This is a predicted structure of a 75-nucleotide RNA (transfer RNA) from Fidelibacterota bacterium UBA2986.
Model confidence (mean pLDDT): 83 of 100.
The source organism's lineage runs through Bacteria, Pseudomonadati and Fidelibacterota.

C1' cells in the first nucleotide's frame, strides 16, 4: 500500500432514521448520622471532523483524523 473493524456523558457501556440520546460508576446537592463511610433522593454531562442521501442523520453513504486486525512488497 490494499481490505476489514471500531469511534457516544470524566469513565466503562446500551441503542441505532423522528427519544428529552438510558444505565452503571464518578462529580455536585439534600436526606440519614455525633463524624465519616454506606445508604436513599435528586440534578450534571456524550454521539471525532466534514460532505452527502433523506422532509428529517447520533443512526445510512463517501471520505478525513484517531485506534486495532488481516494481508501484499522491498532490502
Nucleotide at each position: 500500500g490494499g481490505c476489514c473493524c471500531g469511534u457516544u456523558c470524566g469513565u466503562c457501556u446500551a441503542g441505532g432514521g423522528g427519544u428529552u440520546a438510558g444505565g452503571a460508576c464518578g462529580c455536585c446537592g439534600c436526606c440519614c448520622u455525633c463524624u465519616c463511610a454506606a445508604g436513599g433522593c435528586g440534578g450534571u454531562a456524550a454521539c471525532a471532523c466534514g460532505a452527502g442521501u433523506u422532509c428529517g442523520a447520533u443512526u445510512c453513504u463517501c471520505g478525513u483524523a484517531c485506534g486495532g486486525g488481516c494481508u501484499a512488497c522491498c532490502a

It was read from a public genome assembly.
Its Rfam family is "tRNA". The family's RNA type in Rfam is transfer RNA. About the family: Transfer RNA (tRNA) molecules are approximately 80 nucleotides in length.